Molecule: c-di-GMP-I riboswitch aptamer
Organism: Rhodocyclaceae bacterium
C1' cells in the first nucleotide's frame, strides 16, 4: 500500500403528559414519564416573551415577578477513537 474484520466511551439531564404540593398568576417543587439536548450544568448582565400591579407623558412607559428547554454574554464540567 492494498484487503478483510471490528470498534466509536463512561455517564448526565429530562419536553409533553399525569399525581401531589406551593404560587394571584406566569411559572416553580417532589414522584413518575422520556421529546429532545454535546453543556439541555450554574448564572437574569443585555434583548425577547409571559404574568401581576398602582401610576403615567398611557395601545406604550415603570414596578415587582417567571421564562436558562427563547437568543447573547459569563462561568464550570465531559469527551477527542480517527
Nucleotide at each position: 500500500a492494498a484487503g478483510a474484520a471490528g470498534c466509536c466511551u463512561a455517564g448526565g439531564c429530562a419536553c409533553a403528559c399525569c399525581c401531589g404540593g406551593a404560587g394571584c398568576a406566569a411559572u416553580c417543587c417532589g414522584g413518575g414519564g422520556c421529546c429532545g439536548c454535546a453543556a439541555a450544568g450554574c448564572u437574569u448582565c443585555c434583548g425577547g416573551u409571559c404574568c401581576a400591579g398602582a401610576g403615567c407623558u398611557c395601545u406604550g412607559c415603570c414596578u415587582g415577578g417567571a421564562u436558562a428547554g427563547c437568543g447573547g454574554g459569563g462561568u464550570u464540567g465531559c469527551c477527542c477513537a480517527g